[in-house]
Predicted 3D model of a 1484-nucleotide RNA (small-subunit ribosomal RNA) from an uncultured prokaryote. Its Rfam family is "Bacterial small subunit ribosomal RNA". RNAcentral holds the sequence, with entries from ENA. The coordinates come from a structure-prediction model, not an experiment, and the mean pLDDT is 84.
């Protein structure tokens, strides 16, 4: 960041940091320092990683030489090392590991010491030398040495012991000189090294213990050498280690035992820390060494590069048999996203061997390979505006890239070449000289001077100098979190995402470019840890409604505990002292130029032991005390629980009497009952069930839950006082009880009600809601179940914190005659509300306030009230409780809307009450659909459909067929020609063409010409386009709606979203307007200002008017007048002003009066904030986009006028309130010069002819019509109605076929008032008459005016339909045309069950028994001792025994793949039935 219209809050996902032994994509310049098979403890070619000593020994053989020495030595005896160092982490959950302890041991080499070190023997390799074998290597003879082996001697010490005693060693070597002594030149003499024993020390190892060391309880019981004892044995050594024998023990809820997963640690990564993750390099322990099993040797193994056996696997082989073991250093193959060289050297450090020189040493130093990390350096520095070029952009003015860049002046780290050049090196040997030793000036030791020399890295760091900016920048983003934006291209496509989310023609979210941000020899991406995440909460969370308090109580472990004296010191506090390896981390220092690194010191290691002290507090231990708990008396209230009788009222059923046609039900009806007599009413009688009133947020119990009454038997509150126990208390995991209603067994009972089921209804359907019936069930006994919105959605206790009014049981006090009453306390049991508390709503001494105790649960939605296992239950099912895999929400409280088949209140021809219509019928005229070469296109409930069109033969016209152009109109410019313009002929449908004639203008002017302006060819820039997008847009229009309403500032209230104001009480056409109020103002709406009519007054009379006057052709005609009408300008008048009543004294309202006109006088105009992605790219305007010899333009003809239908709007009618005939009267608006056209004349008529006036209060259209007046028709398809169709004609116009009015004769259709359903009107209206006017050549039943004539009804607001205010409800908010559920179908996915089948593990039983320890045999065999010479001890091979690994049977347990079918789940733009939930969701 993310649920939402907006909030807040609760919770979950994701991002931002840090970090890796990584890795993968893109780039890569150098240097230092570190890392480099995390995966198959998979298999392994090669070569090397372990020897060494001649100063233990025989000594082949070689070399110089023949006396004999002298160096090196290869096999081989023997020593001493191969137990070290090097690899790995399979296994192990365990005394492995850590951390502190401890006794019952050992320790080669090293070291301190004491004591020796004496005298014999007897073999076996090699080596000869014969045999077998392919080979590996084996047999036999024969000769020999030693520091190899084995006796004696000795024994301080050492071992046993019965306190007499017994046992028990050694082994040489090599150097010195040659003096002493008789001799010996061996040595017994010295000196080093060794050896034997024994006592000590170092180090090393092994043993035992307290204590800590992952996860599952859907693993709850395990255990026979098991626990423990006693003999014995074995081992260095303790121990059931092992045996026999005895006893029954031990181990566990403080989690045994079984699954699973893991080498542990110092450390590491992360983090404020507390954690939490990790255990790669180093350091320490432990395990391992191709599985598995043995034991030898040895100080040490149960042995990586050692042996035996068994097994797999690979080689070899002559088939008979042999050999191997990289989890050491390279390396290979293989797995794997992934991990280097089959290097160099022992020079340094260290190790084995040897006096010693050396020798071995893939430990180790070093070099290679990789940007795998972490530190450094560079990839230039300065200037430099013509703001270059080029790219991007663009509003075309410029921006930007960008002082970068060229170009100038510098400088050379680094890379390149060239020179110079460290340190890592001590030494040892050899020589002097001193000191030690000794007999010694030899040897040997030790100090110190000297000399020779030792370096893989490596000619490396490092310095010097050359030359020149040369050699050296990517990578990732740029929609919000998150730091950067524009153009193109794509058009839900292609793609992008870490999370919201982009992407359907204008994409800062895709792909690319310029541009810029951010890191930098790296940058990003992917996995992973910890953080953020107070998201497991120790620090540091929660549970009325978000997820979360067990249904309730009883009590076991446990946890916790009143007040007090004393000891005690176990927790706790102080202190010492031991360990807490080093290496990291931190602090100060040092050395590489710096850092990373590396190094010296210190701190730190919060912890365990051991020990001295303190004693407030907990614990412990004797006591003591009463305030908690409890017991006793007395009282009290009560549907408290159990049994046992009883009562009346209803309702049913039965009997009977009376009585007759209905009764019952419902929205209406039917099912049903009834003349076989129902229902209705009267008595009787059976039977079950439940107890009206009284009855109340009254009362009782833990809780579920308790109601007529009586009686018994019983539990458990309270309240008074006092006495009495002396903390006995509270909670409580497990355990047990108790636990509606349904339901289950038996076994009764069964009026009524009544799941199931039937029938009637309703409906599209009705398995439902209504209705008639009706069984289980409800009821009683006794067993079970054991679950509920078991709710107060609130665990139990216990303390403290304002109070206001109620109501129930006591108890006191005050008053009272009594009932009432007032006052104080206690314990229930309710309503308000203070502080606090809370996310709000709400809580609030019955706390959700503030504490304490202690149980119990929670940790995203959905899967899942489940699945599997396990425990309970006859069954039904309860209890326990995951997972995969899906979603980014899912939810609480509140706020604004919107909406309800919610409420109140009130509006409007909205209904009603009335008058005319429409839907039938025929034409009109408009849409649909159908047709068509086209029937151009838009407009779609209301609010499209006599709409756009105020007027389609042609034209418009956009369509359509065909024939043309390529610029038809317009603008710049540049060439060029001619003025312009008129006029004829030719072919053609027409346009276009092609030809010929007339004709010369205006300004200057040097008379040659130029120049405006038109006209044309030619270029160029560019027109055009009724194509596309009304969902990109302006503008303009409808529409709710002329409805009363929308908002602001500031104030105040809320955590906020908002709320007030605007709400409430009146009122009003009205958010008109009063009052009232945490609100006081103000905006745009309403009104009012404007027009227009109505009345009067003034002003001014021509084309108007004519009362009087006068005149006349009798016409306001003419003079005159301007009274009057009337014209058109100005004023006046009406505001609830006035009077009376209501009314809150208001505001207003009825009613009157005066007035032409009364409460907006009547109509216009006037259209708040918004809504419909409403309509219009075809009126104009415009962005994109798309055509460009065509989607542009010209023409001609056609179509827009078609027609099986359908709808809308209208006109004309069906007739007598009426047709037709004849006469006769009265408007008002409005047009008129390419007009309007009198009169006159002709025509039956449309209309023609001719022509007066009028540019119009003057003339003209122009007659108005219905009316009246009188005549005829006489209810009929008519003297009604005019349609259609036939002739004849007029007029307009180029032209009236397709396709125009309109006249005249003829024809005379449907229609007799109109189903279901609808539409207009409320007064000068509705109906009904006609009359004008736009458009127009002509064409009008439409459409915009105009006046004549002139009504009916309004009780009233239940009801439709629209609307307004307040209130509610809500799971909507694209706002009910909303949400949304669940089967069914179809596709994915994962997962349960499953005949079965196939692995891993693992436990019991039996079977086999390699190699070997150990015992026990031992007739065969034997060198060292004893012998009495026979033999003996003693040994060995061999058989046999116990123990055992592989194997092999077999039966059981747990865990895995798979599996026909199956079950349910999940997810998937448009699928199918129905609507269940959300508003009283239409049955809550």
């Nucleotide at each position: 960041g993310u649920u939402u219209g907006a909030u807040c809050c609760u919770g979950g996902c994701u991002c931002a940091g840090a970090u890796u032994g990584a890795a993968c994509g893109c780039u890569g310049g150098c240097g230092g320092c570190a890392u480099g098979c995390c995966u198959a403890a998979c298999a392994c070619a090669u070569g090397c990683a372990g020897g060494u000593c001649g100063a233990a020994c025989g000594g082949a053989g070689g070399u110089u030489u023949u006396g004999g020495a002298c160096g090196a030595c290869g096999a081989g005896u023997g020593g001493c090392g191969g137990a070290c160092g090097g690899g790995u982490g399979a296994g192990u959950a365990a005394c492995g590991c850590g951390u502190g302890g401890g006794a019952a041991u050992u320790u080669g080499c090293c070291u301190g010491g004491u004591a020796g070190u004496g005298g014999g023997g007897g073999a076996c390799a090699a080596c000869c030398u014969g045999a077998g074998g392919a080979a590996a290597c084996u047999c036999g003879g024969g000769c020999u040495a030693a520091u190899a082996c084995c006796g004696c001697a000795u024994a301080u010490a050492c071992c046993c012991u019965a306190c007499g005693g017994g046992g028990g060693a050694a082994a040489g070597g090599g150097g010195g000189g040659g003096a002493a002594c008789u001799c010996u030149u061996c040595g017994g003499c010295u000196c080093c090294c060794g050896c034997u024993a024994c006592c000590g020390g170092a180090u090393g190892a092994g043993c035992c213990c307290g204590c800590g060391u992952c996860c599952g309880a859907u693993u709850a019981g395990c255990u026979g050498g098991u626990u423990g004892g006693u003999g014995g044995g074995g081992u260095a050594a303790u121990g059931g280690c092992c045996u026999a024998c005895c006893a029954a023990g031990g181990c566990g809820a403080c989690g045994a035992u079984c699954g699973g997963u893991a080498g542990c640690u110092g450390g590491u990564c992360u983090g404020a820390g507390a954690g939490g993750a990790c255990g790669a390099u180093c350091a320490g322990c432990c395990a391992c060494a191709c599985u598995g099993g043995g034991a030898c040797u040895g100080a040490g193994a149960c042995a990586c590069g050692g042996c035996c056996c068994a097994g797999a696997c690979u080689c070899c082989u002559a088939c008979g048999g042999g050999a191997g073991g990289c989890a050491g250093c390279a390396g290979u193959g293989g797995g794997g996203a992934a991990u280097a060289u089959u290097g160099g050297a022992c020079a340094a450090u260290g190790g084995g061997c040897g006096c010693a020189a050396g020798c071995c040493u893939g430990a180790u130093c070093c070099a290679g390979c990789a940007a795998u990390g972490c530190c450094g350096c560079g990839u230039g520095u300065g200037u430099g505006a013509a703001g270059a070029a080029g790219g991007c952009c663009u509003g075309c003015g410029g921006g930007u890239u960008g002082u970068a860049a060229a170009g100038c002046a510098c400088u050379u780290u680094u890379a390149u070449c060239g020179g110079g050049a460290a340190a890592g090196a001590a030494a040892a040997u050899c020589u002097c000289a001193g000191g030690g030793u000794u007999a010694a000036u030899a040897c040997c030791c030790c100090u110190g001077g000297g000399c020779c020399u030792u370096g893989a890295c490596g000619g490396u760091a490092c310095c010097c100098g050359a030359a020149g900016a040369a050699u050296a920048a990517g990578c990732a983003c740029c929609g919000g979190c998150u730091a950067a934006c524009u153009c193109a291209g794509u058009g839900c496509c292609a793609g992008c995402a870490g999370c919201c989310g982009c992407g359907g023609u204008a994409a800062u979210a895709c792909u690319g470019a310029g541009g810029g941000u951010g890191c930098a020899a790296g940058c990003g991406u992917u996995a992973a840890u910890c953080g953020g995440a107070a998201u497991u909460a120790c620090u540091g969370g929660g549970c009325g409604u978000a997820a979360a308090g067990c249904g309730a109580g009883u009590g076991u472990a446990g946890g916790c505990g009143g007040c007090u004296u004393c000891g005690u010191a176990a927790g706790u506090c102080g202190g010492a002292u031991g360990u807490g390896a080093a290496a990291g981390c931190c602090c100060c220092g040092g050395g590489c130029u710096c850092a990373a690194c590396c190094u010296g010191g210190g701190a730190a290691u919060u912890g365990c032991a051991u020990u001295c002290g303190a004693u407030a507090c907990u614990g412990c231990g004797c006591g003591g005390c009463u305030a908690g708990a409890g017991u006793c008396u007395g009282a009290u209230a009560g549907a408290g629980g159990g049994a046992a009788g009883u009562g009346g009222a209803a309702u049913u059923c039965c009997a009977g009497g009376u009585g007759u046609a209905g009764c019952g039900g419902u929205g209406a009806a039917a099912u049903g009952c009834g003349u076989a007599g129902a229902g209705a009413u009267c008595u009787g009688g059976a039977g079950g069930a439940a107890c009206a009133c009284c009855a109340g947020u009254g009362g009782c119990g833990a809780a579920g839950g308790c109601g007529g009454c009586u009686u018994c038997c019983u539990g458990g509150a309270u309240c008074a006082a006092g006495a009495c126990u002396g903390a006995c208390g509270c909670u409580g995991a497990g355990g047990c009880u108790c636990g509606a209603a349904a339901g289950c067994g038996u076994g009764g009972g069964g009026a009524g009600c009544a799941a199931a089921c039937a029938g009637g209804a309703u409906u599209a359907g009705a398995u439902a809601c209504c209705c008639u019936g009706g069984u289980a069930g409800u009821c009683c006994a006794c067993g079970c179940c054991c679950u509920a919105a078991a709710c107060g959605a609130u665990g139990u206790c216990a303390a403290c914190u304002a109070g206001a009014c109620g109501u129930u049981g006591g108890u006191c006090c005050c008053a009272u005659u009594g009932a009432a009453g007032g006052g104080a306390u206690u314990a229930g049991u309710g309503u308000c509300g203070a502080a606090g508390c809370u996310a709000a709503c709400g809580c609030g001494u019955u706390a959700a306030g503030u504490u304490g105790a202690c149980c119990g649960c929670c940790u995203g939605g959905g899967a899942a009230u489940a699945a599997c296992g396990g425990c309970c239950g006859c069954a039904a099912g309860g209890c326990u409780a995951a997972a995969a895999c899906u979603c980014a929400a899912a939810g609480g409280a509140a706020u604004u809307g919107a909406c309800g088949g919610g409420g109140g209140c009130c509006c409007g021809c909205a209904c009603a009450a009335g008058c005319g219509g429409u839907g039938g019928a025929g034409c009109a005229u408009g849409u649909g659909g159908u047709u068509u070469a086209a029937u151009u296109c838009g407009a779609a409930g209301c609010a499209a459909c006599g709409c756009g069109c105020a007027g389609a033969a042609c034209c418009u016209u956009a369509c359509c067929u065909g024939g043309g152009c390529u610029g038809a109109a317009a603008g710049c410019c540049u060439a060029u020609g001619g003025a312009a313009u008129c006029c004829c002929c030719c072919a053609g449908a027409a346009a276009a063409g092609g030809g010929g004639g007339a004709g010369u203008g205006c300004c200057c002017u040097u008379c040659g010409g130029g120049g405006a302006g038109c006209c044309g060819u030619a270029g160029u820039u560019u027109a055009g386009g009724u194509g596309c997008u009304g969902c990109a847009u302006g503008g303009c229009u409808g529409u709710c709606g002329u409805c009363a309403g929308c908002u602001c500032g500031u104030g105040u209230c809320g955590u906020g979203a908002g709320a007030u104001g605007u709400u409430g009480g009146g009122u009003u056409a009205a958010g008109u307007c009063c009052c009232g109020c945490a609100a006081c103002g103000a905006g745009c709406g309403c009104a009012a200002c404007c027009c227009u009519u109505g009345u009067c007054g003034u002003u001014a009379g021509u084309u108007g008017c004519c009362a009087g006057c006068a005149g006349u052709u009798c016409g306001g005609c003419u003079g005159g007048g301007c009274a009057c009408u009337u014209u058109a300008g100005c004023g006046a008048g009406a505001c609830u002003g006035c009077c009376g009543g209501u009314g809150u004294u208001a505001a207003a309202c009825c009613g009157g009066a005066g007035g032409a006109a009364g409460g907006u006088g009547g109509g216009g105009a006037u259209g708040a904030c918004g809504u419909c992605a409403a309509g219009u790219c075809c009126u104009c305007a415009u962005g994109g986009c798309c055509c460009u010899u065509a989607u542009g333009u010209c023409c001609a003809g056609g179509g827009c006028u078609a027609c099986a239908c359908a709808c809308g709007u209208g006109c004309u009618a069906c007739a007598a309130u009426g047709g037709u005939c004849g006469g006769u009267a009265c408007a008002g608006a409005g047009g008129g010069c390419a007009g309007c056209g009198a009169a006159c004349u002709c025509g039956c008529g449309a209309g023609a002819g001719u022509a007066a006036g009028c540019g119009a209060a003057u003339c003209c259209c122009a007659a108005a019509a219905a009316g009246c007046c009188g005549g005829u028709c006489u209810c009929a398809g008519u003297a009604c109605g005019g349609a259609u169709u036939g002739g004849a004609g007029u007029c307009u116009g180029c032209a009236a076929c397709u396709c125009g009015a309109c006249u005249c004769c003829a024809u005379g259709a449907a229609g007799u008032c109109g189903g279901a359903a609808u539409c207009g009107c409320u007064a000068g209206u509705a109906a009904u008459c006609g009359c004008g006017g736009a458009u127009c050549a002509g064409c009008a039943c439409g459409c915009c005016g105009c006046g004549g004539u002139g009504a009916a009804u309004a009780c009233g607001u239940u009801c439709c339909c629209g609307g307004g205010c307040c209130u509610u409800g809500u799971a909507c908010a694209c706002a009910c045309c909303g949400c949304c559920c669940g089967u069914c179908a179809c596709a994915c996915c994962a997962u349960g069950g499953a005949a079965g089948u196939u692995g891993a593990c693992u436990a019991c039983u039996c079977c086999a028994g390699a190699a070997g320890u150990c015992g026990u045999u031992g007739a065969g065999c034997u060198a060292a001792c004893c012998u009495u010479c026979g033999g003996g001890a003693a040994g060995c091979a061999g058989g046999c025994g116990c123990c055992c690994a592989a194997g092999g049977a077999g039966u059981g347990g747990u865990u895995g793949g798979u599996a026909a079918c199956u079950g349910g789940g999940g997810u998937g733009a448009a699928g199918u039935c129905g609507u269940a939930a959300c508003a009283a969701g239409g049955u809550a």